[in-house]
RNA sequence: GGAAGUUGCUUCUAGGGUUCCGAUCCCCCACAGCUGGCUCUGCCACCAGUGGAAUGGAUGCCUGGUCCGAGAGAAGCACAUUCACUGUUGUGUGUGGCCCACGCCCCCAAAACAGCGAGUGGCACGGAGGGACAAAAGCCCGGGAGAC
Numbered sequence: 001g002g003a004a005g006u007u008g009c010u011u012c013u014a015g016g017g018u019u020c021c022g023a024u025c026c027c028c029c030a031c032a033g034c035u036g037g038c039u040c041u042g043c044c045a046c047c048a049g050u051g052g053a054a055u056g057g058a059u060g061c062c063u064g065g066u067c068c069g070a071g072a073g074a075a076g077c078a079c080a081u082u083c084a085c086u087g088u089u090g091u092g093u094g095u096g097g098c099c100c101a102c103g104c105c106c107c108c109a110a111a112a113c114a115g116c117g118a119g120u121g122g123c124a125c126g127g128a129g130g131g132a133c134a135a136a137a138g139c140c141c142g143g144g145a146g147a148c
Base pairs, nucleotide, nucleotide: 007078008077009076010075011074012073015068016067020065021064022062023059024058025057026056028052029051030050031049036044037043038042079121080120081119082118083117085115086114087113088112089111091109092108094107096105097104098103123143125146129141130140131139
């Protein structure tokens, strides 16, 4: 010193937390079948029990739904690019034909553009710190610093 669009978007995944939903627990309410107790034909409801749970609180060492989500994960689409074929266009001291000539036509060549088909889009260690949203992260700073 070290090429390149080191391309974009979408859907998802690894991963991530906790706004919302759900879950669990508490507060709270009701009850007395179970359970706990008593002065026990019955009665009580502090603990323990059962059911509920509007509002409120706690928990993401709650599998989840919602949510965030990869440069170095996946797929798809777009885009770029290479090759083949087809078409169009004009070009040519090109080949041939018509023609006195101007010119016209067939073919060929390379080029540009379009279509269609196939291929390619490789590689990639990486902090600390900071930022956003409710919050965190493989998100963003960032294929950054640094390392090799």
Predicted 3D model of a 148-nucleotide RNA (Guanidine-I riboswitch aptamer) from Synechococcus sp. CCY 0621. Its mean pLDDT, the model's own confidence on a scale to 100, is 78. Its Rfam family is "Guanidine-I riboswitch aptamer". Its family is annotated with regulation of gene expression in the Gene Ontology. The literature on the family includes a 2004 paper in Proc Natl Acad Sci U S A by Barrick et al., "New RNA motifs suggest an expanded scope for riboswitches in bacterial genetic control".